[in-house]
Molecule: c-di-GMP-I riboswitch aptamer
Organism: Domibacillus enclensis
RNA sequence: UACCUAAAUUGGCAAACUUCUUGAAAAAGAGGGACGCAAAGCCACGAGUCUAAGGCUGCAAAGCUAUGAUCGUCGGGUUGCAAAU
Numbered sequence: 001u002a003c004c005u006a007a008a009u010u011g012g013c014a015a016a017c018u019u020c021u022u023g024a025a026a027a028a029g030a031g032g033g034a035c036g037c038a039a040a041g042c043c044a045c046g047a048g049u050c051u052a053a054g055g056c057u058g059c060a061a062a063g064c065u066a067u068g069a070u071c072g073u074c075g076g077g078u079u080g081c082a083a084a085u
Base pairs, nucleotide, nucleotide: 002085012037013036017032018031019030020029021028022027035072041078042077043076045075046074047073048070049069050068054065055064056063057062
């Protein structure tokens, strides 16, 4: 310098659940927590999934719809610690 393929060490992140807050919801932020993770760092770009406030349809019930959410669903892009090689 490249690589991020095994085991170990140090450090890092933190699912479920729970408390408070935000949100129409999905979900998110913060504290506790510890299922897991070598990109579980970052980017909604492609596919998937979730929600449906608003909008459209409808007598109603309800249906459709992302501009909302998810990168800890998969793919892609991008950056990258230690060790090993």